[in-house]
Model confidence (mean pLDDT): 79 of 100. Two RNAs folded together computationally: RNase P RNA and transfer RNA, 428 nucleotides in total. It holds a member of the Rfam family "Bacterial RNase P class A". From the family's description: Ribonuclease P (RNase P) is a ubiquitous endoribonuclease, found in archaea, bacteria and eukarya as well as chloroplasts and mitochondria. By type it is a ribozyme.
């Protein structure tokens, strides 16, 4: 880094589907079903066009439906070893890591210490001069050495100098121009410049690219009872009373009664499991991945089923015995668990295998 | 299921454009005072800034990933 996640059988149960409905048959968790961190499918809402703002990503090429994922390549850093060089350092091999655009657009930050933290500067020191017996002080030069710090304004060596300094030269590093190789990142070579701008953008920011919002509790369909809305029709209705007459009250524009219509709730159905699907073989490719051929159908809905016991075998650990081949007894087997569905990432995980 | 927010002392909170010993009030413990207690005064302890990794010279603060808790939504 990759893989497995006990096997078989019996009995009793749970969920779903089908049937010949007393019963039988078939199917029934995972590598993470988890976290909800990314990306999509799907659905609804919004949407002339453009800009600002927000958010995310950030070496190059490829894969993919898409991605902040994966594969391949490059650069850088760390570490170990070998070789070369006086040295700075360089070459090479292995392993590991990599949030790896821009610090020369701008603004801001770098505590303490230190002379000085980015407009450079001078505490000790070194050197020259003045005063001077000397010590010491003052003026000037210098940045090699000491000291501070996480970091000190290119580094090493030689020359040079009063002392020094890219002041000069060689090399290392860096910048510029150009050529070659490569799709590119980038690498290599030649010429040239004494060297200019230290760190940090997981500070604000700039550049490039992408991005409308919400989420299956999205949404679609069917549709009671009661209340209310609209339309049409009808002229009476209620009480007293066993019934009629009669009387009283209400209405006759709004109310009542009958019928119809539409919205919507409870409830039900769909969305919802044949899919970027799984297995085997083969081909293309370094690989991620893709193509072709053949076979297979593989959980599922409602606050939610997928379990328990026993037997045999297999795995691991401990103890005892052993004729070292094993035997007996005891114990253990993790993390966890679908809820619209996929592709990733991250996290949890007893033990075993390669 | 989906969306969002918060973790600093025993409790309630500061500190969040990084700067070194992380503070305050209440509470706790000890002392002074009082006959004793309360109040008052003085002093002390108590923190892996939820955890892990990274960026940086330096992280409570910035970034990433976990853990725990809370809220909204038919």
């Nucleotide at each position: 880094g990759g893989g497995c996640a006990g096997a078989u059988g019996a009995u009793c149960g749970c969920c779903c589907g089908c049937u010949u409905c007393g019963a039988g048959c078939g199917g029934g968790a995972g590598g993470a079903a988890a976290g909800u961190c990314c990306g999509g499918u799907c659905u609804c809402c919004a949407c002339a066009g453009g800009g600002c703002g927000g958010u995310a990503u950030g070496c190059c090429g490829g894969c993919u439906a898409a991605c902040g994922g994966c594969c391949g390549g490059g650069g850088a850093a760390g570490u170990c070893g070998g070789c070369c060089g006086c040295g700075a350092g360089g070459c090479u091999g292995g392993c590991u890591u990599u949030a790896c655009g821009g610090a020369a657009a701008g603004u801001g930050c770098c505590a303490c210490a230190g002379a000085a933290a980015a407009u450079a500067u001078a505490c000790c020191g070194c050197c020259g001069g003045a005063u001077u017996c000397a010590a010491a002080u003052c003026c000037g030069g210098u940045a090699a050495g000491g000291g501070u710090g996480a970091a000190a304004a290119g580094g090493u060596g030689c020359g040079g100098u009063a002392a020094g300094a890219g002041c000069g030269c060689a090399c290392c590093g860096c910048g510029g121009u150009u050529c070659c190789a490569g799709c590119a990142a980038u690498g290599g070579g030649a010429c040239u410049g004494g060297c200019a701008g230290g760190g940090a953008a997981a500070a604000c920011c700039c550049c490039a690219u992408a991005u409308g919002g919400a989420g299956c509790a999205a949404g679609a369909c069917c549709a009671a009872a009661u209340a209310g809305g609209g339309g049409a029709g009808u002229a009476g209705g209620a009480g007293c009373g066993g019934c009629c007459c009669g009387c009283u009250c209400c209405g006759u524009u709004c109310a009542g009664c009958u019928c119809c219509c539409g919205g919507g709730u409870a409830g039900g159905u769909c969305g919802c499991a044949c899919g970027a699907g799984c297995c085997a073989g083969u081909c293309a490719g370094u690989g991620a991945u893709g193509g072709c051929u053949g076979g297979c159908c593989c959980a599922g809905a409602g606050g939610a089923a997928u379990g328990a016991u026993c037997a045999u075998c297999g795995c691991c650990c401990c103890u005892u015995c052993u004729u070292c081949g094993g035997a007996a007894g005891g114990g253990g087997a993790a993390c966890a668990g679908a809820a619209a569905c996929c592709g990733g990432c991250u996290u949890a995980u007893c033990g075993c295998c390669c | 299921g989906c969306g969002c927010c918060c973790g600093u002392a025993g409790c309630u909170c500061a500190g969040u454009a990084g700067g070194a010993u992380a503070g305050a009030g209440c509470g706790g413990c000890g002392g002074u005072u009082u006959c004793c207690u309360a109040a008052a005064c003085c002093g002390c302890a108590g923190g892996u800034c939820a955890c892990a990794g990274g960026u940086u010279c330096g992280a409570a603060u910035c970034c990433u990933g976990u853990c725990g808790g809370g809220c909204g939504u038919a």